[in-house]
The RNA shown here (Glycine riboswitch aptamer) has 111 nucleotides and comes from Frankia sp. Its Rfam family is "Glycine riboswitch aptamer". From the family's description: This family represents the bacterial glycine riboswitch. Its family is annotated with glycine biosynthetic process in the Gene Ontology.

RNA sequence: CUCUGAAAAGCGGACGCGCGAGCGUCCCGCCGACGGUGCAAGCCGACCGCUGACGUCCCGGGUGCCCCCCGGGCGCAGGCGGCCGGCGAAGCUCUCAGGCUGAUGACAGAG
Numbered sequence: 001c002u003c004u005g006a007a008a009a010g011c012g013g014a015c016g017c018g019c020g021a022g023c024g025u026c027c028c029g030c031c032g033a034c035g036g037u038g039c040a041a042g043c044c045g046a047c048c049g050c051u052g053a054c055g056u057c058c059c060g061g062g063u064g065c066c067c068c069c070c071g072g073g074c075g076c077a078g079g080c081g082g083c084c085g086g087c088g089a090a091g092c093u094c095u096c097a098g099g100c101u102g103a104u105g106a107c108a109g110a111g
Base pairs, nucleotide, nucleotide: 001111002110003109004108005107010028012027013026014025015024016023017022029100030099031098035096036094038092042087043086044085045084047082048081049080050079051078054075055074057073058072059071060070061069062068
C1' cells in the first nucleotide's frame, strides 16, 4: 500500500432556511476505537537520616615513636529508608477534539 473482518452512543428539544430529502445555530442527554490529556510498577537525579568496606589521614589507649590491636574523629565507594523532582504503557482514564445514518474507525488476519 491492497483485500477482508471490526464497537459504542439521540429516529431528543427550540428556532431559522429549504418544495422536499435535508441543512444550520443554540440547548439538553449520551459514546470512546482517528488524534490528544492523565498515571502504576520500574528507572534516573538532588537532599536528609541510618549503616558502612576502605584509608600514606587525625586523636586517645594497650605501650614505650616500629609493628599489631582496641575506641573515637575525618574523608569516602556501596547499601537501606524518607522526601522532592524528572522519565514512564494500555482497549485503563479524561472527554479537549471527534462522534451518536452512512462514511469513518483503534485493532486483527492475509498478501
The model forms 89% of the base pairs in the Rfam consensus. The sequence is in RNAcentral, with records from Rfam and Ribocentre. The same sequence occurs in records of 2 taxa.